[in-house]
RNA sequence: AUGGGCUAGGCGGGGGCCAGGGGUCCCCAUUCCGCAAAUCCCCUUUAGGCGGGCUGAACGCCCGGGGCGUGAUUCGCCCGUUUUGCGUCUUUCAUCUAAAGCGUCGAAGCCCUCCCUUCUGGGACAGGGGCUUUAUGCGAACCGGGUCAGGCCGGAAGGAGCAGCCCUAAGCGUAGUGCCCCGUGCUCAGGAGCAAGGGGGUGGAGCUGAUGGUGAAAGCUCCGCAUGGCGGACGCUUCGCAAUCCGGGAAGCCCAU
Numbered sequence: 001a002u003g004g005g006c007u008a009g010g011c012g013g014g015g016g017c018c019a020g021g022g023g024u025c026c027c028c029a030u031u032c033c034g035c036a037a038a039u040c041c042c043c044u045u046u047a048g049g050c051g052g053g054c055u056g057a058a059c060g061c062c063c064g065g066g067g068c069g070u071g072a073u074u075c076g077c078c079c080g081u082u083u084u085g086c087g088u089c090u091u092u093c094a095u096c097u098a099a100a101g102c103g104u105c106g107a108a109g110c111c112c113u114c115c116c117u118u119c120u121g122g123g124a125c126a127g128g129g130g131c132u133u134u135a136u137g138c139g140a141a142c143c144g145g146g147u148c149a150g151g152c153c154g155g156a157a158g159g160a161g162c163a164g165c166c167c168u169a170a171g172c173g174u175a176g177u178g179c180c181c182c183g184u185g186c187u188c189a190g191g192a193g194c195a196a197g198g199g200g201g202u203g204g205a206g207c208u209g210a211u212g213g214u215g216a217a218a219g220c221u222c223c224g225c226a227u228g229g230c231g232g233a234c235g236c237u238u239c240g241c242a243a244u245c246c247g248g249g250a251a252g253c254c255c256a257u
Base pairs, nucleotide, nucleotide: 001257002256003255004254005253006252009055010054011053012028013027014026015025019044020043021042022041023040032052033051034050035049061249062248063247064246065245069241070240071239072238075235076234078232079231080230081229082228084226085225086224087223089219090218091217092216093215094214095213096212100208101207102206109202111201112200113199114198115197117195118191119190120189121188122187123186127182128181129180130179131178133176134175135174136173137172138171144167145166146165147164152159153158
């Protein structure tokens, strides 16, 4: 130096927790397996236990590169939530006017009066319903009557008798009389009187009028703005940690050549 066989070692990183290490838990990655423990377990710088598998002096160690990703942090921006305040944002009221309309054929306002809406007690009509009665019409295929074509029975006289027709029963319809009940729209009398509507009197030139403007009060239910807190996502600054991977370096035991 080469070949073979072994052993030590290794079989990811970070966060959190911890005096520290490994794990359960969380995040990421190109992720040895199984068993028992765990919100807490097992250990102590030699830092989990038992069993199996791979690798094997490289998948280990040191140095360098590199940067999947991750933790903290600075600033910015967005979203959500929450506190407070403000705002025409919500509600109420007042006021001004526009368009348009009314008004000397009489506005607003004022007072009085009358009527209606309203209450009580009566009355009549329209209308509706019921009962009674009169007239009239309809009305039984079978369990009403009369007459009974045809047909049937009979020697005949006649008999039973369907349909049809007539009368009527139960019942139905129309018209009228009498009685009873309801009776809103009408009318009479007596009231109530806040309100609203209408008529009259007075009055003598204005009145009505918002989805527009202005103001006040109340209030955060909705909307918007501002302020602070909390949470989430993204970008950026800085400081860390950092795997797979790449390059280099040092180097264990045994055997053979």